Large-subunit ribosomal RNA, domain I from Dactylosporangium siamense, 597 nucleotides, folded computationally. Its mean pLDDT, the model's own confidence on a scale to 100, is 81. Its Rfam family is "Bacterial large subunit ribosomal RNA". Its family is annotated with structural constituent of ribosome and ribosome in the Gene Ontology. The sequence was found in a public genome assembly.

Context: one part of a larger RNA
RNA sequence: GGCGUACGGUGGAUGCCUUGGCAUCAGGAGCCGAUGAAGGACGUGGGAGGCCGCGAUAGGCCUGGGGGAGCUGUCAACCGAGCUGUGAUCCCAGGGUGUCCGAAUGGGGGAACCCGGCACCAGUCAUGUGGUGUCACUCCUGCCUGAACACAUAGGGCAGGUAGAGGGAACGCGGGGAAGUGAAACAUCUCAGUACCCGCAGGAAGAGAAAACAACAGUGAUUCCGUGAGUAGUGGCGAGCGAAAGCGGAAGAGGCUAAACCGUGCACGUGUGAUACCUGGCAGGGGUUGCGUGUGCGGGGUUGUGGGACAUGUCUGAAUCGCGCUGCCAUGCGGUUGCACAGUCAGAAAAUUCUGGGUUAGUCGAAGUUCGCUGGAAAGCGGCACCGUAGACGGUGAGAGUCCGGUAGGCGAAAAUCCUGGAUCUGUGUUGGUGUGUUCCCGAGUAGCGGCGGACUCCUGUAAUCUGCCGUGAAUCUGCCAGGACCACCUGGUAAGCCUAAAUACUCCCUGAUGACCGAUAGCGGACGAGUACCGUGAGGGAAAGGUGAAAAGUACCCCGGGAGGGGAGUGAAAUAGUACCUGAAACCGUGCGCCU
Numbered sequence: 001g002g003c004g005u006a007c008g009g010u011g012g013a014u015g016c017c018u019u020g021g022c023a024u025c026a027g028g029a030g031c032c033g034a035u036g037a038a039g040g041a042c043g044u045g046g047g048a049g050g051c052c053g054c055g056a057u058a059g060g061c062c063u064g065g066g067g068g069a070g071c072u073g074u075c076a077a078c079c080g081a082g083c084u085g086u087g088a089u090c091c092c093a094g095g096g097u098g099u100c101c102g103a104a105u106g107g108g109g110g111a112a113c114c115c116g117g118c119a120c121c122a123g124u125c126a127u128g129u130g131g132u133g134u135c136a137c138u139c140c141u142g143c144c145u146g147a148a149c150a151c152a153u154a155g156g157g158c159a160g161g162u163a164g165a166g167g168g169a170a171c172g173c174g175g176g177g178a179a180g181u182g183a184a185a186c187a188u189c190u191c192a193g194u195a196c197c198c199g200c201a202g203g204a205a206g207a208g209a210a211a212a213c214a215a216c217a218g219u220g221a222u223u224c225c226g227u228g229a230g231u232a233g234u235g236g237c238g239a240g241c242g243a244a245a246g247c248g249g250a251a252g253a254g255g256c257u258a259a260a261c262c263g264u265g266c267a268c269g270u271g272u273g274a275u276a277c278c279u280g281g282c283a284g285g286g287g288u289u290g291c292g293u294g295u296g297c298g299g300g301g302u303u304g305u306g307g308g309a310c311a312u313g314u315c316u317g318a319a320u321c322g323c324g325c326u327g328c329c330a331u332g333c334g335g336u337u338g339c340a341c342a343g344u345c346a347g348a349a350a351a352u353u354c355u356g357g358g359u360u361a362g363u364c365g366a367a368g369u370u371c372g373c374u375g376g377a378a379a380g381c382g383g384c385a386c387c388g389u390a391g392a393c394g395g396u397g398a399g400a401g402u403c404c405g406g407u408a409g410g411c412g413a414a415a416a417u418c419c420u421g422g423a424u425c426u427g428u429g430u431u432g433g434u435g436u437g438u439u440c441c442c443g444a445g446u447a448g449c450g451g452c453g454g455a456c457u458c459c460u461g462u463a464a465u466c467u468g469c470c471g472u473g474a475a476u477c478u479g480c481c482a483g484g485a486c487c488a489c490c491u492g493g494u495a496a497g498c499c500u501a502a503a504u505a506c507u508c509c510c511u512g513a514u515g516a517c518c519g520a521u522a523g524c525g526g527a528c529g530a531g532u533a534c535c536g537u538g539a540g541g542g543a544a545a546g547g548u549g550a551a552a553a554g555u556a557c558c559c560c561g562g563g564a565g566g567g568g569a570g571u572g573a574a575a576u577a578g579u580a581c582c583u584g585a586a587a588c589c590g591u592g593c594g595c596c597u
Base pairs, nucleotide, nucleotide: 001596002595003594004593005592006591007590008589009588015582016547017546020518021517022515023514024513025512026511027510028509029507030506031167032166039101040100041099042055043054044053046079047078049075050074051073052059061095062094063093064092065091066090070083071082072081106115107114108113116135117134118133119132120131121130122129137164138163139161140160141159142158143157144156145155171202172200173199174198175197176196182189186236212219213218223250224249225248226247227246233241234240254499255498256497257443261299262298263297264296265295266294267293268292269291270290274288276289277286278285279330280329281328282327283326284325304477306442307441308440309439310437311436312435313434314433315432318337319336320335321334322333323332324331338430339429340428341427342426343425351424352423353422354421356419357418358417359416360415362411363410364409368384369400370383371382372381373380385402386401387391393405394404395403448472449471450470451469452468453467454466455465458484479494480493481492482491483490534541535540554581557568558567559566560565
């Protein structure tokens, strides 16, 4: 020096464990914000700091409810000082306080800082000073003022507004919009209207009551799922892309306007004819009340077996009051009662109250601590019992239906809030049907057409349909659109206005449950003072780190040592469980012994 073996050191694999994660399901909730949010800074405790809570009323204040013996959060003890059956601590609901920054909004600013105006108050001899309130911008509404330029308009000012501003994980709608890639290269194409950026909204959004489909038979708003179907199509007919009708389900809901016409207000134009006009007839009375155009309001009207208006004819009718210049007759309109229907998150819109139920604290809750054995410890084993609408689960010195918390099953709310139903309340209807017509209306810079794009399964193609920009530019029911160029016939529909619940999408968040999910190099980056330490000018990047024991019983005392550390003694079932602590593999380093050189 090597090999072997035994015993150690180092190291932290492995096994076991779990406070933390991951995924899914069900229910809830689905916005917060100038009444100052989200997120922070700085403070706040008797005693330094981190976390959490709270805000100069600062580990808390008030009220209501629950609860019932201890309490002054946690790391995390110790000391001190207190509170509490006159009910504390704690839990729930409502309220109060809530520094400074932050949309940040009196002005400024290098966030958490600096400096002001005005009103009132405190204080001072007075000034300085302090406190409370208020002072940004935009928009909307109303009023005042007011240029060029007479009216006007622009502009300016004042008042009012629970208006807007900012934040939010995903989901939604819209405006923009790639490339890597695939095509085995690559340009049309694909990836993909994806990623990403911007705007806006809601608890959902969007869509939505046929100018739809279909096919000679019919369906009857929209949305979503399954099928149709990888079909019909499209495609350097390459790579690929890729429907719809129909059928089966989920859900189910339909409404309001524009116009014609009538009435009325305003503006402008026109009008003196008493013959216009004032609902009709007769009589009286009025005296510009008329007519036309534009516009506001009320009525009317809303449809595709076309509908409505107007004129005219006919059939029919709850009661009552008022109005239409006056009287009579007729007639029209409006109100009230009764009746019917509907309703406050569609179409108009507030609030109160009652019933029932849910949520936000809780509460009751059966049956062995029975006899032995092992053990440090019994819940294990043996014996004898008991409960069960409860033998889910967790804890307790090993493995507990009957020890503890719970579980099954009952009970419970002053207050807040949500849902169902009812009442008050609110709204609508309360005459409509029908015949006739050379009358009127039925959404215009629209439809269509031309050019260039886009979306559709559809890459310009025979290219319909939908749609953006530019140009051109109709018709009103004997109209117009569609049925995949186009024409005819036939069929379906009625564009160019608006609203609309549910079925659908998602999960930052709350509660409960589950797992052939993980178990500390795994599982969230994060089981631990983690978005921390640390790195970076910055945007940003981003760790490592769990385990004594049942219980600290965490080794009094003695000895060696300056200490660190160790030897006794003691605790404990165990100390090779000694705060470098469960188990303690390997590499690596030693010591003893054996063999070889």